[in-house]
RNA sequence: AUUGAACGCUGGCGGAAUGCUUUACACAUGCAAGUCGAACGGCAGCACGGAGAGCUUGCUCUCUGGUGGCGAGUGGCGAACGGGUGAGUAAUAUAUCGGAACGUGUCCAAUAAUGGGGGAUAACGAGUCGAAAGAUUCGCUAAUACCGCAUACGCCCUACGGGGGAAAGCAGGGGAUCGUAAGACCUUGCGUUAAUGGAGCGGCCGAUAUCUGAUUAGCUUGUUGGUGAGGUAAAGGCUCACCAAGGCGACGAUCAGUAGCUGGUUUGAGAGAACGACCAGCCACACUGGAACUGAGACACGGUCCAGACUCCUACGGGAGGCAGCAGUGGGGAAUUUUGGACAAUGGGGGCAACCCUGAUCCAGCCAUUCCGCGUGAGUGAAGAAGGCCUUCGGGUUGUAAAGCUCUUUCGCAAGGGAAGAAAACUUAUGAUCUAAUAAAUCAUGAGGUUGACGGUACCUUGAUAGGAAGCCCCGGCUAACUCUGUGCCAGCAGCCGCGGUAAUACAGAGGGGGCAAGCGUUAUUCGGAAUUAUUGGGCGUAAAGGGUGCGUAGGCGGUUUUUUAAGUCAGAUGUGUAAUCCCCGAGCUCAACUUGGGGAACUGCAUCUGAAACUGGAAGACUAGAGUGCUGGAGAGGAUGGUGGAAUUCCACGUGUAGCGGUGAAAUGCGUAGAGAUGUGGAGGAACACCAGUGGCGAAGGCGGCCAUCUGGACAGUAACUGACGCUGAAGCACGAAAGUGUGGGUAGCAAACAGGAUUAGAUACCCUGGUAGUCCACACCGUAAACGAUGAACACUUGGUGUAGUGGGCGUUGACCCCCACUGUGCCGUAGCUAACGCGAUAAGUGUUCCGCCUGGGGAGUACGGUCGCAAGGCUGAAACUCAAAGGAAUUGACGGGGGCCCGCACAAGCGGUGGAGCAUGUGGUUCAAUUCGACGCAACGCGAAGAACCUUACCUGGGCUUGAACUGUAAUAGACCGUGGCAGAGAUGUCACUUUUCGCAAGAACUGUUAUAGAGGUGCUGCAUGGCUGUCGUCAGCUCGUGUCGUGAGAUGUUGGGUUAAGUCCCGCAACGAGCGCAACCCUUACCUAUAGUUGCCAGCGAGUAAUGUCGGGAACUCUAUAGGGACUGCCCGGGUUAACCGGGAGGAAGGUGGGGAUGAUGUCAAGUCCUCAUGGCCCUUAUGUCCAGGGCUACACACGUGCUACAAUGGCCGAUACAAACCGCUGCAGAAUCGUGAGAUGAAGCUAAUCGGAUAAAAUCGGCCUCAGUUCGGAUUGAGGUCUGCAACUCGACCUCAUGAAGUUGGAAUCGCUAGUAAUCGUAUAUCAGAACGAUACGGUGAAUACGUUCCCGGGCCUUGUACACACCGCCCGUCACAUCACGAAAGCCGGAAGCACUUGAAGAGGCUGUGGUAACCGCAAGGAGCUAGGUCUCAAUGGUGAAUUUGGUGAUUGGGGUG
Repeated sequence: AUUGAACGCUGGCGGAAUGCUUUACACAUGCAAGUCGAACGGCAGCACGGAGAGCUUGCUCUCUGGUGGCGAGUGGCGAACGGGUGAGUAAUAUAUCGGAACGUGUCCAAUAAUGGGGGAUAACGAGUCGAAAGAUUCGCUAAUACCGCAUACGCCCUACGGGGGAAAGCAGGGGAUCGUAAGACCUUGCGUUAAUGGAGCGGCCGAUAUCUGAUUAGCUUGUUGGUGAGGUAAAGGCUCACCAAGGCGACGAUCAGUAGCUGGUUUGAGAGAACGACCAGCCACACUGGAACUGAGACACGGUCCAGACUCCUACGGGAGGCAGCAGUGGGGAAUUUUGGACAAUGGGGGCAACCCUGAUCCAGCCAUUCCGCGUGAGUGAAGAAGGCCUUCGGGUUGUAAAGCUCUUUCGCAAGGGAAGAAAACUUAUGAUCUAAUAAAUCAUGAGGUUGACGGUACCUUGAUAGGAAGCCCCGGCUAACUCUGUGCCAGCAGCCGCGGUAAUACAGAGGGGGCAAGCGUUAUUCGGAAUUAUUGGGCGUAAAGGGUGCGUAGGCGGUUUUUUAAGUCAGAUGUGUAAUCCCCGAGCUCAACUUGGGGAACUGCAUCUGAAACUGGAAGACUAGAGUGCUGGAGAGGAUGGUGGAAUUCCACGUGUAGCGGUGAAAUGCGUAGAGAUGUGGAGGAACACCAGUGGCGAAGGCGGCCAUCUGGACAGUAACUGACGCUGAAGCACGAAAGUGUGGGUAGCAAACAGGAUUAGAUACCCUGGUAGUCCACACCGUAAACGAUGAACACUUGGUGUAGUGGGCGUUGACCCCCACUGUGCCGUAGCUAACGCGAUAAGUGUUCCGCCUGGGGAGUACGGUCGCAAGGCUGAAACUCAAAGGAAUUGACGGGGGCCCGCACAAGCGGUGGAGCAUGUGGUUCAAUUCGACGCAACGCGAAGAACCUUACCUGGGCUUGAACUGUAAUAGACCGUGGCAGAGAUGUCACUUUUCGCAAGAACUGUUAUAGAGGUGCUGCAUGGCUGUCGUCAGCUCGUGUCGUGAGAUGUUGGGUUAAGUCCCGCAACGAGCGCAACCCUUACCUAUAGUUGCCAGCGAGUAAUGUCGGGAACUCUAUAGGGACUGCCCGGGUUAACCGGGAGGAAGGUGGGGAUGAUGUCAAGUCCUCAUGGCCCUUAUGUCCAGGGCUACACACGUGCUACAAUGGCCGAUACAAACCGCUGCAGAAUCGUGAGAUGAAGCUAAUCGGAUAAAAUCGGCCUCAGUUCGGAUUGAGGUCUGCAACUCGACCUCAUGAAGUUGGAAUCGCUAGUAAUCGUAUAUCAGAACGAUACGGUGAAUACGUUCCCGGGCCUUGUACACACCGCCCGUCACAUCACGAAAGCCGGAAGCACUUGAAGAGGCUGUGGUAACCGCAAGGAGCUAGGUCUCAAUGGUGAAUUUGGUGAUUGGGGUG
């Protein structure tokens, strides 16, 4: 885009068109084919006339075919048309173009004729039988019914002499003549007969075209042809007899499936593809099957006969029927209309005509089924109304939309008017033809007048009122159109991708928007897009796809040249290609759809004729460039057969010789003291041929390797003698064809499926080891497949180059080896153009062309099933479908990953030192418990973490008691007057209550404060860290992460950033299609180590002076230390060596310090939906007399247990006692607190000093010296417990710290495993601070003492760069294979069972036709008659529908069970 559509929602009008696509299923009822009295006998019924009767005097009855007419009947014509349907049919069909051996009613043209006779029969009448349908007997009668006779030319037959063959009348008119009349006679019209021609129609034949299947390859016996005969309207095996053995088929016969064909319709740019409703042509059919009759025409839709199925009637004896005509009914179905009107028009049948009939037709009805047209109002109208929706709360949007005002009236409604479609027939007048004629008939012209189903319809006019008239689908992308609410992987959506798991533009609703519009969506169909079957117009190295290879038949294609032909080809002409349709130009309905017997074009086709001769083909001739032959020559694992050789393995014999051998990652099985292995000699046997050996050679491919001989195939080079297109390809066919396998017979050394044993392992039907049989070898015969690969069919031609190699020939040089160059033929590598999706190919093409063959058309199912065929078998070849998925696949890119590779780094390992894991305790976590044990954190990167400090508070938890605009905050309104302060009572307290005191400021308005009430709103440590901000952890202080421009690539992307060096470093240097830049690194900052300058108190004291028991104590000093400010200093700067004259590295000098001096702060792009809504902030949700808030008490401190982090130990490098040294940093007014006194002590009293280089905390400890302990559960260790105290605090019971005395547990160095640390580090020792009333073994900071080790980078872990593979991308914690179990779906096999179809054989043999017969019957003709001819009933034979039987075929359904497959 489309439709004969259907379904859902909705629905105003008109025009035009269509309307059982399914059950060719069954049908009630009505209608659809009759007509003619001018063919006939007649008269049942109707009307009229006439006659008669009765009487009621205008009625009834009877008779009468006399008239109009006419049921039934005889006869004629029609019924073979018109209308329906598409079952069958793949050619007895259709379409196109041709042909010859035919028929033809009615019609047309012209010719001739229409004489004279006869016998019947229906109707009717009278009977009989039957329920009916109907049948039958007797009797009468007519014809345009029937039959002879006559005549008959053109007709037919013929033996050429001859013979045969027809008819029918009817109606109208009439001047003479005849006749009583009828009529004769004449004439007109119609009809009839014979024969001829035509028109139209029909029958027959040929060519070409017309769907699918080869898993249908052979079919055929009247079959193919001939002769003769029969038959037909006609040719013909159409039929029969005889003869011959043909005919068709790979250009698809036969068989099977499907199907009416065409003009055309839909789509498409076209070529095509799909279809064949309506309309038109042809065919076929009429309940199913068969058959003929009648007729001009049928083997007959509304005829006959027979058989069958079904339905109906019945008196049970017997009968009737055929809607695929129009309506209509049932059924089927998703689905398709009225039991309408009229013959007015058009057409058909009959008739002289009037007229009759006509479900053909013309109209109307139903249905939005389709196409077309129209309307549902127009203008104005901002307060941008109300309402709705959204909101950032400002507003926005619906929206000029509405209302309001002004106007119009199509359609609809009401009323009035009102066509065309009608021409004829008929009557009449005139003229013409015909005629004897003014009848009649026909034609032309004029006048008159009748006929409309639709329908009072189309159309026109008038009236009133915006009054009666809008829905459907969609809004994530494709695809035009966005927000809110609800829901929460639910409900649902979905054409594809996909959406929905609490902020859904995707579900549902709403607002808004978009599209189309009396329709809109959905479903279904066909074509297109689809170059996705490719003729136009595709492909086959890796995506699907080259046959394993050759030979070769048919076929296809084919070198140069001459002549000829004209099949193909081209041009012109003629005929045809129905009409309609499509297209163009007009015309008619108001337009359009629609119509048009208006015109044109077109119908791309077929046939015939004429012409052309280039090309293809045919015929004849010539040529040599293709192809082949000959001659010369060399190369080669080419093939077959027969010989022959050496090395090695194994075995055997003997010698020497002794304990192992063998094997592996390590072992064991195995062999060996009966002598192995090792070694020497000799022998046996089989198989394979080291070195040479080479991207070397040969072969069609598979493949071929010691040497020699014989036989044999091919290629190559040279030559140019010969043939003269002999060629290329190649369906079918034939041959060859690795390995494994099969059969028969040999052979068997080694190796080695199966098998056995040993190992490995969770297992190990494997990998490893020890053995070992088929097999491997030979001969003959099968098999026929491989990643049979260059994943690349064969042949020919053309198209820049470079460099190897093999064979042969030629040339220059040297003339010895040899070197160089050229050509041909092979075989490799690299590359230009070009091609390719890319990779890559690139004269050996995957480039550019030609010819031929094979093959492909999404993945799976499946190279499976069934069938066929080959094979001994294994199996091979050919080769589907159902079902299922939305992918499967190729090449390349970036990452990630690898029990891949290379390089490098890190307390990563190693080398060391000390720990943890065992004990007790502290602390955190899990678990458990509980009213509550609040919450968070969970590998590294949670667990002495948030918490730099839970007795109350904190506190979020629990129990109980209270409050409700609230404990705290901001407004507004109203109201009271105090507020503040003090005290009493109740209570656990919050709180309640009572009392006292006071009566604010301002002149006023009012203000402040407090209480109460109301309202906006407060409050939430409630949820979501997966809605977020901010902050933080981690990889990781790892060296990375990017950008601009340029360049390369179709692109993703690449390059830069890779490479060579170097570094702690993407640090730097060099190189480079890159050149630059940014964030990171480094540096700048702080601290520490040295020096200088300045300054000199509270710090310092060398020198000078004073003083003390002693002390920088004092005067003083500014040197030193120190303090704290500013500077300097270190930069590979210098030297040597290495390195690329580089960067840089190694060593050295100097220096306090040397190669980023040590330490800190500083954390790129990103990753982990990492952590945190309980710091804070914040969207959404939730609670609002509670999830808010106040209070008391309790809990966070529980305790069979498990884990993490620590402290203290286990002791002698120690413990205890005594004595005696040396720090740094920090802190102090709600504070640090001295001296002194008291206390064993914690501490108390006390209060000097200090807002701090001044005073205080404050004695540093380890260390050192001396003494005791002597290896013990101890003078180690200190848990636990008892008693008594101190301090803080409102309060130490749950639940603080400390002190004294007493008690004195485990623990004797810690399993598997695991942690930290590279120098002022580890280890060890103490000190201080934050938090804090009090409460550190934690955290943070400070100094004291002060080591060991690092060969090195193989390994473990983590990381960086490059490279490689990848089927991974949620990225290896990935992906993914098969069995098993369950569910489900389709399919195959299957003992069988049940149907269908077509054919064959035998049988049955209705009706009918033909042949034979002549028993019965018999009007026309012949005969005087008997009788005959003819006809007919019957009999019989042939053909033959249907039915039956049988053996096979084919196809479908079903089937216990079974097999694999798909999906979950």
A computed fold for a 1464-nucleotide RNA from an uncultured Holophagaceae bacterium, annotated as small-subunit ribosomal RNA. Rfam family: Bacterial small subunit ribosomal RNA. The RNAcentral record of the sequence draws on ENA and SILVA. Model confidence (mean pLDDT): 83 of 100.